[in-house]
RNA sequence: GCCUCUGCAGCUCAGUGGUUAGAGCACUUGUCUUGUAAACCAUGGGUCGAGAGUUCAAUACUCUCCAGAGGCU
Numbered sequence: 001g002c003c004u005c006u007g008c009a010g011c012u013c014a015g016u017g018g019u020u021a022g023a024g025c026a027c028u029u030g031u032c033u034u035g036u037a038a039a040c041c042a043u044g045g046g047u048c049g050a051g052a053g054u055u056c057a058a059u060a061c062u063c064u065c066c067a068g069a070g071g072c073u
Base pairs, nucleotide, nucleotide: 001072002071003070004069005068006067007066010025011024012023013022018056028042030040031039049065050064051063052062053061
């Protein structure tokens, strides 16, 4: 320098254009217990990496950039 893939909650990830963006684990609160753990209940937490384009509508499709991983030279 070129090619491919990835970027969504604190972590691991789902979400293939349609109107509230989700799950598990974790954090917090409560119940239970002499107490802790476990179990159960509830809650909070997201400018979906940045910008632009297409569209009635974009987390999703296209382009550029940024970051990371792998490969080739």